[in-house]
RNA sequence: AACUUUUUUUAUGGAGAGUUUGAUCCUGGCUCAGAGUGAACGCUGGCGGCGUGCUUAACACAUGCAAGUCGAGGGGCAGCAGGUCGGAACUUCGGUUCCGAUGCUGGCGACCGGCGGACGGGUGAGUAACACGUAGCUACUUGCCCCACAGAGGGGGAUAACCCGGGGAAACCCGGGCUAAUACCCCAUACACCCGAGAGGGGAAAGCUUUUGCGCUGUGGGAUAGGGCUGCGGCGUAUCAGGUAGUUGGUGGGGUAACGGCCUACCAAGCCGAUGACGCGUAGCUGGUCUGAGAGGAUGAUCAGCCACACUGGAACUGAGACACGGUCCAGACUCCUACGGGAGGCAGCAGUGGGGAAUCUUGGGCAAUGGGCGAAAGCCUGACCCAGCAACGCCGCGUGGAGGAAGACGCCCUUCGGGGUGUAAACUCCUUUUCUGAGGGAAGAGAGUGACGGUACCUCAGGAAUAAGCUCCGGCUAACUCCGUGCCAGCAGCCGCGGUAAUACGGGGGGAGCGAGCGUUACUCGGAAUCACUGGGCGUAAAGGGUGCGUAGGCGGCUUAGUAAGUUGGGAGUGAAAUCCCACGGCUCAACCGUGGAACUGCUUCCAAAACUGCUAAGCUAGAGUCCGGGAGAGGCUGCGGGAAUUCCUGGUGUAGGGGUGAAAUCCGUAGAGAUCAGGAGGAAUGCCGAAAGCGAAGGCGCGCAGCUGGAACGGUACUGACGCUGAGGCACGAAAGCGUGGGGAGCAAACAGGAUUAGAUACCCUGGUAGUCCACGCCCUAAACGAUGGCUACUAGUGGUUGGGGGGAUAGUCCCUCAGUCACGCAGCUAACGCGAUAAGUAGCCCGCCUGGGGAGUACGGCCGCAAGGCUAAAACUCAAAGGAAUAGACGGGGACCCGAACAAGCGGUGGAGCAUGUGGUUUAAUUCGAAGAUACGCGAAGAACCUUACCUGGGCUUGACAUCCGGGGAACCCUCCAGAGAUGGAGGGGUGCCUACUUCGGUAGGAGCCCCGAGACAGGUGCUGCAUGGCUGUCGUCAGCUCGUGUCGUGAGAUGUUGGGUUAAGUCCCGCAACGAGCGCAACCCCUGCCCUUAGUUGGCAGCAGUUCGGCUGGCCACUCUAAGGGGACUGCCCGGGCAACCGGGAGGAAGGUGGGGAUGACGUCAAGUCAUCAUGGCCCUUAUGUCCAGGGCGACACACGUGCUACAAUGGCCAGGACAGAGAGAGGCAAAGCCGCGAGGUGGAGCAAAUCUCUAAACCUGGUCCCAGUUCGGAUUGCAGUCUGCAACUCGACUGCAUGAAGGCGGAAUCGCUAGUAAUCGCGGAUCAGCCAUGCCGCGGUGAAUACGUUCCCGGGUCUUGUACUCACCGCCCGUCACACCAUGGGAGUCGGGCUCACCCGAAGUCGGUAUCCCUAAGAUAGGGGCCGCCGACGGUGGGUCCGGCGACUGGGGUGAAGUCGUAACAAGGUAGCCGUAGGAGAACCUGCGGCUGGAUCACCUCCUUU
Repeated sequence: AACUUUUUUUAUGGAGAGUUUGAUCCUGGCUCAGAGUGAACGCUGGCGGCGUGCUUAACACAUGCAAGUCGAGGGGCAGCAGGUCGGAACUUCGGUUCCGAUGCUGGCGACCGGCGGACGGGUGAGUAACACGUAGCUACUUGCCCCACAGAGGGGGAUAACCCGGGGAAACCCGGGCUAAUACCCCAUACACCCGAGAGGGGAAAGCUUUUGCGCUGUGGGAUAGGGCUGCGGCGUAUCAGGUAGUUGGUGGGGUAACGGCCUACCAAGCCGAUGACGCGUAGCUGGUCUGAGAGGAUGAUCAGCCACACUGGAACUGAGACACGGUCCAGACUCCUACGGGAGGCAGCAGUGGGGAAUCUUGGGCAAUGGGCGAAAGCCUGACCCAGCAACGCCGCGUGGAGGAAGACGCCCUUCGGGGUGUAAACUCCUUUUCUGAGGGAAGAGAGUGACGGUACCUCAGGAAUAAGCUCCGGCUAACUCCGUGCCAGCAGCCGCGGUAAUACGGGGGGAGCGAGCGUUACUCGGAAUCACUGGGCGUAAAGGGUGCGUAGGCGGCUUAGUAAGUUGGGAGUGAAAUCCCACGGCUCAACCGUGGAACUGCUUCCAAAACUGCUAAGCUAGAGUCCGGGAGAGGCUGCGGGAAUUCCUGGUGUAGGGGUGAAAUCCGUAGAGAUCAGGAGGAAUGCCGAAAGCGAAGGCGCGCAGCUGGAACGGUACUGACGCUGAGGCACGAAAGCGUGGGGAGCAAACAGGAUUAGAUACCCUGGUAGUCCACGCCCUAAACGAUGGCUACUAGUGGUUGGGGGGAUAGUCCCUCAGUCACGCAGCUAACGCGAUAAGUAGCCCGCCUGGGGAGUACGGCCGCAAGGCUAAAACUCAAAGGAAUAGACGGGGACCCGAACAAGCGGUGGAGCAUGUGGUUUAAUUCGAAGAUACGCGAAGAACCUUACCUGGGCUUGACAUCCGGGGAACCCUCCAGAGAUGGAGGGGUGCCUACUUCGGUAGGAGCCCCGAGACAGGUGCUGCAUGGCUGUCGUCAGCUCGUGUCGUGAGAUGUUGGGUUAAGUCCCGCAACGAGCGCAACCCCUGCCCUUAGUUGGCAGCAGUUCGGCUGGCCACUCUAAGGGGACUGCCCGGGCAACCGGGAGGAAGGUGGGGAUGACGUCAAGUCAUCAUGGCCCUUAUGUCCAGGGCGACACACGUGCUACAAUGGCCAGGACAGAGAGAGGCAAAGCCGCGAGGUGGAGCAAAUCUCUAAACCUGGUCCCAGUUCGGAUUGCAGUCUGCAACUCGACUGCAUGAAGGCGGAAUCGCUAGUAAUCGCGGAUCAGCCAUGCCGCGGUGAAUACGUUCCCGGGUCUUGUACUCACCGCCCGUCACACCAUGGGAGUCGGGCUCACCCGAAGUCGGUAUCCCUAAGAUAGGGGCCGCCGACGGUGGGUCCGGCGACUGGGGUGAAGUCGUAACAAGGUAGCCGUAGGAGAACCUGCGGCUGGAUCACCUCCUUU
């Protein structure tokens, strides 16, 4: 200090995110962030310490080493050393050397003998087992060690080494001979030892040394180590359900150290199993390790305990211990040697080699330490071990420098061009020396001796910033952003996803973030994942309640008492090895690492105690359950009999031409008499009304009447039993429709089938027929949306209303109240993701069962069971996707509903579509026919003016700082004129001309400046080149539709809702009323302009009533009343009246010029269409730069087989033509409008008055009057063409307008279809203007003249608004989406077979070896036993033959499945999806599917009935 108890304090201790949607909540999967590893790979790499290092081929191994030791057991003496003896040589006479002999000594190869080779070391193949763990038990053993007691007497015969001989290539073997022992044998003795009931019987020994010695034998005890048995614990699979003959037990015998079927003979027939036997697959087990908050999950390297194995299989021997890693025998495979006869070997010991593999080290040093074997000891041996080596493989520590140093170098990057970043970073200055290099010193580890490590750690000195930084990432998750390149390419990617020309997502650069001698990636484990939920989930609709009941095992179980103590609780004891984890202290400079102590090890066993609860035993109780009695209800079931209505058929009568059927038809029936009608008959099926939210049943289901048989429930009564109960794996029974078998039956209906229609097709929907079937009997099938998509039982928890059955009470004319059981609706609390449920729970609880765990593959395959079959039940995997889903929300949509509006339809008028022409577009053509606009919302549009210009296009000719802007240098005033070449641009030549400002001035001029021109150089200009999908601005459209929103509040988990809905009303979200809303904003309306009435002011250029003049014209005087002009006012507000209405308001009326926004205009909400425009303009980016810029000439934009849009003119008599006559408004006018007059047939010319305009000019037509034409391709119509002209313009050829004469086309009112317009509108008539030299204008924008018809009405078409409903749509129905077919790829099932493996059965063969038997033989010698060889037998490995079963590989062909930007056919589903859909079943069909039968609502809509709620 952890730990325990109490208090206090402190500490420990549990994080989520991305991804389904337009958005939301939920469900649910996938993915990420964390930690870890015996790792590997990529890039990189300085040092040290401590650890770790074949996870794969228990694959094969060269070479060396890994187990020996003891001479104090023994015989000995090969080698070594010494001694002794003999001899010889030499000699310095000390001795030295040589030869021979001698085990004499030290010692010692080999041998006999003892102990050890059963430990230590390796590996994890096998093993699902008493193998392991834990706790117990004992019928047993235990060498060496300890203690105790007793003993150690006598005798004997062999044998190896050795010697001799022989065989063999070798390994090795054989024969003969000698010899020793702590080798072997016998006798003796022996107790506590063994056998035996007992009597009795049996059984030991070894010596060596001379030392405090070591041994030997027997017995007992101990210690240690082991053997055996048992409880409990730890894997998957039931698509393994039955297994078992030594099997289960007994008896006798055998065997073992020991119990036991361990073995054997006999007897019995047991034993195991759903609490999972047997089988199959997988696996050494544990302490621990990793992860986790924990509970758990995963794992079992290193270290430690146990087990198993040692080339593969079998076997025993020896021994205390083995069935023995470095022993033996046999068999097999493999390798090696061989003289071919025969032999040898076993690294899963340490190193090492090959191989396998993504991958794992040195053929090192030492026994110094620790430990082991032998020995009395010295000592020897020890790849155990201690060290070193290699490897960033892991953990830990250190370093690669420190301080100063610019408003900040170079380089690089970015830039809005100003600057910013890298960045105090570098350079540079000063300092330091960990590390490094060199030198010197130098340990501990060692108790006496002994140090491999190692001259190591460490210390000191010297040198010098010196030797030392990378890797990954920067779209979100997730910390870190820019440029360039690329252009759905190349590539990235853990998930979501990036990349199709502005990529923070690819690649590179710069910069940044993170970690750091490492950093990333891959693989695997746990976590997050409450995503298998014990802690800690669910099942109405998301995956999930079994179709229903009965009931076995099991689980759970009412009240009281007593006992017991299995569970339970408390306490004690034992155990839970050490290491690890945790805590404290300590040792290496720290840490990693290590040491010491503690705590802990949540477990098991045992003893004691307690007795509440559960269990058990006993006794009782009645509230659960059941029995009994009573009167009622009911389509409960089965059987028999009976009835009427209707359909059909048959017969007969009446009767005549149709009937039937449909959206419309046809097939069909009918003059051979149908249909209709009447009468009679036959037959089958179904049972109208009653009938209902009703009733009954377990469910499926049950409907005419009567009878019989029969099940159940409710109520009332309390008599009886006394927990007898609930649930229910398996099991058994029932189980709609369809379907199957056999036999009947068959009216109607009706799969299949046939025909008729519909249709692009129509294997359908519709129609006409029609067979199985539907019905009955018997037997199968066993599935449904078998649904309340809701298992059963029990208890508890507000109410209200309806209804069925029973009972009680009060009233008594309807009826009311209470209660039990059932049933329906609403609803509080509560629950729910929401919808909803709500005493009939989906609320609150308990018990039991069933089921779920992402979508697809698939309820499929295989296997099994069932079935006659169809098929049912059980039930996967590979592969593939990043989702699949539920509920609710906002939209959009519907061949859904309700209400409303609009020139939307209808009613009407006039057109277009037909003709000719004009104009625009498409197409085609072209050198070019420049470009844009494209349904509505492009197409007389940009273009309010294309002959040149415009002009952007084409051809050709030119220019290159440029046609245009700014800056610089040089020159020159500017500028004007002429000539030449050329198509022109342009080029060349000549002439004239010298200004303005300032300063100086010698008055000659000089210098500078502004402006303009020319020349030159470069910065730059320029681009109608691209991107309207990078943009601004502007515009179209929905739509002048009535909508679109906000604040606060409220409701909802939320998206959202409310307000804005509702009832009225309006042109209007206009207003009123109501209302959890109250207010507000953008829109509507109003304010603005024009117009309609009046007034005031003003009176020229306007006006003229009265007066005067008059050329007769408001011309003049005059006047400003009137018209008018243009300023300002007034007026209209539902103000007044009547009626209706709560009100808003509506209808009517009065007055008024005008009446309910008087008429018209301007005004266009939030937004939609990536709508339109880069060519009006502006603008980011990209592109061109002697051209994609610029200038010029000519051409083109005007083409022409065609097609479309918009118009004009017509087709005529409501008209054409001729003549005469009348009346506007609004505009325009100086490079202009132009009068009168004159000329011309005319366009026009001439002319020039007047007018910068209420003054002058440009100016009407339809109309009216009169005449003519007479229905005709015309006196309609005017195209086309010819000729002649006018005007504009530099110029009318391509390509102008107009005039005259001539010409006189199509066209006789227009198919399908389609457009405009509701009143001063349509129609019709002309006038003006912009642009503009002129004009292709019939266009556009305006102006006035004349001036209608019609609207019953909202069913339908189109567009729109509000509310509501369904939805699988949200790119929003031009949506979504299904299946066949075709193509490519992938995995998989079946498959004639074929190959391999596992297991098993029967039989054959039968090695080694134990065991059993055995005459002779050996031992053998004097004898006996034991033993051995041989032979025989049982068992028996390998092998062989045949069969079975399981698993796997391949497999022609074949089945479906999955996946794959743009294939084919259809349209099945989502809306009423255009035939409502779906489920089961059956038949049919290219396909989705269609049809029959039964079922479901998870069907829209309308109507009716009933109930409830609100007002």